[in-house]
A computed fold for a 73-nucleotide RNA from Clostridiales bacterium DTU087, annotated as transfer RNA.
RNA sequence: GCCGGCGUAGCUCAAUCGGCAGAGCGGCGCAUUCGUAAUGCGUAGGUUAGCGGUUCAAGUCCGCUCGCCGGCU
Numbered sequence: 001g002c003c004g005g006c007g008u009a010g011c012u013c014a015a016u017c018g019g020c021a022g023a024g025c026g027g028c029g030c031a032u033u034c035g036u037a038a039u040g041c042g043u044a045g046g047u048u049a050g051c052g053g054u055u056c057a058a059g060u061c062c063g064c065u066c067g068c069c070g071g072c073u
Base pairs, nucleotide, nucleotide: 001072002071003070004069005068006067007066010025011024012023013022019056027043028042029041030040031039049065050064051063052062053061
């Protein structure tokens, strides 16, 4: 240099053919306990890597850029 894959909550990952952005763990509060852990209930947390385009509607499709991983030379 060329090709491919990936980028979504603090972490690990979902989201059907484009139609309400979610789960588990973790955090916080309460209950329980002599106390802690565990457990139960509740709760907060998102520029879906960035910019632009298509569309009534984009995490999803298209273009460019950035980052990570792999392959080729």
The coordinates come from a structure-prediction model, not an experiment, and the mean pLDDT is 82. Rfam family: tRNA. Gene Ontology term of the family: triplet codon-amino acid adaptor activity. By type it is a transfer RNA. Rfam describes the family as follows. Transfer RNA (tRNA) molecules are approximately 80 nucleotides in length. It was read from a public genome assembly.